[in-house]
This is a predicted structure of a 73-nucleotide RNA (transfer RNA) from a Clostridia bacterium. The coordinates come from a structure-prediction model, not an experiment, and the mean pLDDT is 82. Its Rfam family is "tRNA". From the family's description: Transfer RNA (tRNA) molecules are approximately 80 nucleotides in length. The family is grouped with related families in Rfam's "tRNA clan". By type it is a transfer RNA. The source organism's lineage runs through Bacteria, Bacillati, Bacillota and Clostridia.
RNA sequence: GCUUCUAUAGCUCAGUAGGUAGAGCGCAUCCAUGGUAAGGAUGAGGUCACCAGUUCGAUUCUGGUUAGAAGCU
Numbered sequence: 001g002c003u004u005c006u007a008u009a010g011c012u013c014a015g016u017a018g019g020u021a022g023a024g025c026g027c028a029u030c031c032a033u034g035g036u037a038a039g040g041a042u043g044a045g046g047u048c049a050c051c052a053g054u055u056c057g058a059u060u061c062u063g064g065u066u067a068g069a070a071g072c073u
Base pairs, nucleotide, nucleotide: 001072002071003070004069005068006067007066010025011024012023013022019056027043028042029041030040031039049065050064051063052062053061
């Protein structure tokens, strides 16, 4: 220098052939116990890496940028 892949909640990851997003763990509150752990219920938390384009509508499609990983030279 070239190619490919990845980027979604605090962490690990789903997801949708385009219609405003979920799980597990974690966190908060409550229940429960004489108390703790375990357990149960409820809830909070995300401009889906960034900038543009297409579209009535983009996390999803297209182009570029950034970061990371792998390969080739």